[in-house]
Parts: sequence; structure tokens; C1' cells
RNA sequence: GCCCGAAUGGUGGAAUUGGUAGACACGAGGGACUUAAAAUCCCUUGGCAGCAAUGCUGUACGGGUUCGAGUCCCGUUUCGGGCA
Repeated sequence: GCCCGAAUGGUGGAAUUGGUAGACACGAGGGACUUAAAAUCCCUUGGCAGCAAUGCUGUACGGGUUCGAGUCCCGUUUCGGGCA
């Protein structure tokens, strides 16, 4: 230099035909149980604004296509692999 693959909450990891992003698990916070704890069970858990209802935003980054993009197209960055 060329080719292939990957990047999604605090962590792992889904979303496989473009149609509710974050299922499920872990972790964290609150509660129940207990003399107290562990275990178990229940609820909550991306960010920002708001008293709240709710609104806006968010899939590495920047654009494009589309009514609609994590998904398709172009460029860039980082990581992994292959070829020379």
C1' cells in the first nucleotide's frame, strides 16, 4: 500500500427483510425477608431539560439515500486478521 471483519448504555451482548434501539445477563440504586448478614424475591436503572405530566437527544465520527437507517451508499478514525 491493497483486501476482509469489528465499533451499540457502567460491562458483556441482541436487534439477520430498513419499520418501537438497547432484549437477555452482569453490575449499580431502592425495598421485602433476617437479631444482623449472605442467599432469594420485587421495583428502578442511556443522556439532557422539567416540580411533574412530558419533551428533546442518543448505535465510533462526518456526510448521503429514504416517508423511515444500528442496518444501505461515500469518506474518516480506532482495533483485529490476511496479502505483498
Molecule: transfer RNA
Organism: Bacteroidaceae bacterium